[in-house]
Context: one part of a larger RNA
RNA sequence: CCAUGUCAAAGGAACUCGGCAAUAUGACCCCGUAACUUCGGGAGAAGGGGUGCUCUCCUAUCUUUUACUUCAAAUCAGCACAUACUAGAGGGUAGCGACUGUUUAUUAAAAAGACAAGACUAUUUCUAAAUGGUAACAUAAUGUAUAGAGUCUGACACCUGCCCGGUGCUAGAAGGUCGGAAGGAUAAGCGUUAUAAGCUUUGAAUUGAAGCCCCGAUAAACGGAGGUAGUAACUCUUAUUGUCCUAAGGUAGCAAAAUUCCCAGUCACAUAAGUAGCGACCUGCACGAAUGGUGUAACAACUUCCCCUCCGUCUUCGACAUGGACCAG
Numbered sequence: 001c002c003a004u005g006u007c008a009a010a011g012g013a014a015c016u017c018g019g020c021a022a023u024a025u026g027a028c029c030c031c032g033u034a035a036c037u038u039c040g041g042g043a044g045a046a047g048g049g050g051u052g053c054u055c056u057c058c059u060a061u062c063u064u065u066u067a068c069u070u071c072a073a074a075u076c077a078g079c080a081c082a083u084a085c086u087a088g089a090g091g092g093u094a095g096c097g098a099c100u101g102u103u104u105a106u107u108a109a110a111a112a113g114a115c116a117a118g119a120c121u122a123u124u125u126c127u128a129a130a131u132g133g134u135a136a137c138a139u140a141a142u143g144u145a146u147a148g149a150g151u152c153u154g155a156c157a158c159c160u161g162c163c164c165g166g167u168g169c170u171a172g173a174a175g176g177u178c179g180g181a182a183g184g185a186u187a188a189g190c191g192u193u194a195u196a197a198g199c200u201u202u203g204a205a206u207u208g209a210a211g212c213c214c215c216g217a218u219a220a221a222c223g224g225a226g227g228u229a230g231u232a233a234c235u236c237u238u239a240u241u242g243u244c245c246u247a248a249g250g251u252a253g254c255a256a257a258a259u260u261c262c263c264a265g266u267c268a269c270a271u272a273a274g275u276a277g278c279g280a281c282c283u284g285c286a287c288g289a290a291u292g293g294u295g296u297a298a299c300a301a302c303u304u305c306c307c308c309u310c311c312g313u314c315u316u317c318g319a320c321a322u323g324g325a326c327c328a329g
Stems, first nucleotide, its partner, number of pairs: 001324007010315002014313001019310001027051005036041001038155001052076001054074001056072001090307003094303002097299001102112001117153005123148002130139003156295004162224002166222002168218001170216001172214001175213003181207002187201004226244005253287001254284001265281003269277001
């Protein structure tokens, strides 16, 4: 010096990205217990008090009887009686995810995925759709639409507004367009002394499915959701008006947010002092409604901030024990 432990005056987070680490709490009995709440919880909330030994008494169980256990009082010694070991620290606030559960074996346990629940696909009528396989066949299922499949959201509460122009999906006995195939008009050459037949090529009209065009529907399908100028008795602002464009111009709710660049926005709370935190405001660079919006009791080895207790984290270091490393012999 390193590792693992032990002790420590006064202070008590001043340490640090951050109370990381360590201390502290701890058992049983009695009392007592807030906001909030889905009335189950929260809750071991929080916060108090008691506990040894000996003796006496009461109650109960068991027993042949004692003993043990429970309750109350008294006695005894000690610094100390749950005497060692074992053995929750607690409270407040906000975010996120409802929850128990799952995950990157070997740097990530989470806010990720799952979940109950909701919705859609006029999905699938059974030799089902869907999936695997070249196929036979298999799963679906020894199931049958309260079933199976695919996709999205993700308990619960209140809700889920506008746009079908584009891209998808879906519907449509009309019309347009299109390939092969069928079809063989026409034309040219050969053929013949010359016509013709025949042969070789050329291939028109016509027939013509799906698709596409066309015409509807559909957003809990993929997605989208504006500019600009004027206007009110100081100023400011604009309920209001004009105009351009659009398929339609973002509704409710929330908002410097896990989203806010400018930014350490402004105000308030808290501190002597707060780029953090919480509550508001709204000027949303660039929130917004199942790519779900806003709340939410309970839950969490999740994340933020604060308080209490506590302590060698620190002011500020020191000493000791054990084992290493190192130095010397």